Predicted 3D model of a 329-nucleotide part of an RNA (large-subunit ribosomal RNA, domain IV) from Flavisolibacter nicotianae. It was read from a public genome assembly. The coordinates come from a structure-prediction model, not an experiment, and the mean pLDDT is 87. It matches the Rfam family "Bacterial large subunit ribosomal RNA". NCBI's taxonomy places the organism under Bacteria, Chitinophagia, Chitinophagales, Chitinophagaceae, Flavisolibacter.

Context: one part of a larger RNA
RNA sequence: CCGUGGAGAAGGAACUAGGCAAAUUGACGCUGUAACUUCGGGAUAAAGCGUACCGCAGCAAUGCGGUCACAGUAAAAUGGUUCAACCAACUGUUUAACAAAAACACAGGGCCCUGCAAAAUCGAAAGAUGACGUAUAGAGCCUGAUACCUGCCCGGUGCUGGAAGGUUAAGGAAGGGUGUUCGGAGGUAACUCCAAAGCUCCUGACUGAAGCCCCAGUAAACGGCGGCCGUAACUAUAACGGUCCUAAGGUAGCGAAAUUCCUUGUCGGGUAAGUUCCGACCUGCACGAAUGGUCUAAUGAGUUGAACACUGUCUCCUCCACGAGCCCG
Numbered sequence: 001c002c003g004u005g006g007a008g009a010a011g012g013a014a015c016u017a018g019g020c021a022a023a024u025u026g027a028c029g030c031u032g033u034a035a036c037u038u039c040g041g042g043a044u045a046a047a048g049c050g051u052a053c054c055g056c057a058g059c060a061a062u063g064c065g066g067u068c069a070c071a072g073u074a075a076a077a078u079g080g081u082u083c084a085a086c087c088a089a090c091u092g093u094u095u096a097a098c099a100a101a102a103a104c105a106c107a108g109g110g111c112c113c114u115g116c117a118a119a120a121u122c123g124a125a126a127g128a129u130g131a132c133g134u135a136u137a138g139a140g141c142c143u144g145a146u147a148c149c150u151g152c153c154c155g156g157u158g159c160u161g162g163a164a165g166g167u168u169a170a171g172g173a174a175g176g177g178u179g180u181u182c183g184g185a186g187g188u189a190a191c192u193c194c195a196a197a198g199c200u201c202c203u204g205a206c207u208g209a210a211g212c213c214c215c216a217g218u219a220a221a222c223g224g225c226g227g228c229c230g231u232a233a234c235u236a237u238a239a240c241g242g243u244c245c246u247a248a249g250g251u252a253g254c255g256a257a258a259u260u261c262c263u264u265g266u267c268g269g270g271u272a273a274g275u276u277c278c279g280a281c282c283u284g285c286a287c288g289a290a291u292g293g294u295c296u297a298a299u300g301a302g303u304u305g306a307a308c309a310c311u312g313u314c315u316c317c318u319c320c321a322c323g324a325g326c327c328c329g
């Protein structure tokens, strides 16, 4: 000097990012127990008291009397507690080996598909899962207990339905043409011209489905949810009016928030002093309703703030034990 334990005057979180670590509490019995609440809980809430041994009585619980100690759950094992806020309802699950959470799941809610040889999925196929199930079933997606609710927009994208019109493939195809030439004409001949059928190639009116265009519906589908100007008998503000644009202009509720840049916003509370915290305000840079909104009892090795108790975390360090290191041999 390091590690692991033990003890500590006075103070008691002044330490620190943060009470991290340590200390406190602790067992059993009795008394007693608040807000809130989904009436189950909260709750071992909190808070307080008792506990040994001997004798007698008693079946016993226990009662009475006595004895010792600073101390009787005498050691060990063995909850610190409370208040407030955020998030997630809860028990659960997870990054095997840096993250356990507010992430995932969940019961509950909703939408959509599927009538059975189901949809969906695996597989060139056979076949299989779904399911030896049958819409109170199965698949997919979203949300995430309960409570109160879930507003407006279908213009865009998607999906569903529609079929009048437009567009539109392969294929079919009347017709037209190219090449070839039976034949015909001309020519002494070579050859030239015309040219049927067939074959061949090119073109092709017309015909030709879905799709797209089009017409509707649909937002617990993907998504979206304005600006400017004026106005009340102090001032300020604007219930009100005007105007432009839009598919429609954000409703209820919440709001400097896990969201607020300006910002340590302003006011109030707590402190001697509070960029954090709690309660309000609303000027929401850039909340907002199943990409769910807002409350919420219970729960949480979650996050944040406060208090009591407690302490070597600290003021400020000291001593002891054991084990290393180190020094000497």
Stems, first nucleotide, its partner, number of pairs: 002323007010315002014313001019310001027051005036041001038145001052067006068072001080308007087300002092104002108143004113138002120129003147294003151225003156222002158218005165213003171207002175203003179199002183194004226244005253287001254284001265281005